Predicted 3D model of a 66-nucleotide RNA (Fluoride riboswitch aptamer (crcB RNA motif)) from a Lentisphaeria bacterium.
Its Rfam family is "Fluoride riboswitch aptamer (crcB RNA motif)". Its family is annotated with response to fluoride and positive regulation of gene expression in the Gene Ontology.
The sequence was found by an Rfam model in a public genome assembly.
The coordinates come from a structure-prediction model, not an experiment, and the mean pLDDT is 76.
The source organism's lineage runs through Bacteria, Pseudomonadati, Lentisphaerota and Lentisphaeria.

């Protein structure tokens, strides 16, 4: 290089995907999760973010230049 054989590899944090880091969930019933405001309400209206954090990518939005 290419073949065979044994080991081992968890899951969540409200829209995508990497890495780094944080919390948090995990024998039973599974559990961590699953966004806010007004509202009696599961009607009705209204509101911020592609992250738990930070960095890049990708989307989508505004403004400006070519």
């Nucleotide at each position: 290089u290419u073949u065979c054989g044994u080991u081992u590899c968890g899951g969540g944090g409200a829209u995508g995907g990497a890495g780094u880091u944080c919390c948090c969930c995990c024998g039973c019933u599974a559990a961590a999760c699953c966004g806010c405001u007004c509202g009696a309400a599961u009607a009705g209206a209204g509101c911020u973010g592609a992250u738990g954090a930070c960095u890049c990518c990708u989307g989508c939005c505004g403004c400006g230049u070519u």